[in-house]
Molecule: transfer RNA
Organism: Pelodiscus sinensis
RNA sequence: GGCACCAUGGCUUAGCUAGCUAAAGCACCUGCCUUGUAAGAAGAAGAUCCUGGGUUUAAAUCCCAGUGAUGCCU
Numbered sequence: 001g002g003c004a005c006c007a008u009g010g011c012u013u014a015g016c017u018a019g020c021u022a023a024a025g026c027a028c029c030u031g032c033c034u035u036g037u038a039a040g041a042a043g044a045a046g047a048u049c050c051u052g053g054g055u056u057u058a059a060a061u062c063c064c065a066g067u068g069a070u071g072c073c074u
Base pairs, nucleotide, nucleotide: 001073002072003071004070006068007067010026011025012024013023029043030042032040050066051065052064053063054062
């Protein structure tokens, strides 16, 4: 230098192919339970989806550029 793939709550991921209310597990918080802790069950909060632009009535999703991470080739 070229190619491929990835970026979504604190963490790990789904959703992207096929545009229309952003979802799950764990963690955190709250109270319940317990003599107390752990475990258990319940509830709440938390991401406008890497950044910018474009298309569209409508974009995490499609298009363009950029940034970062990983792998392969040279």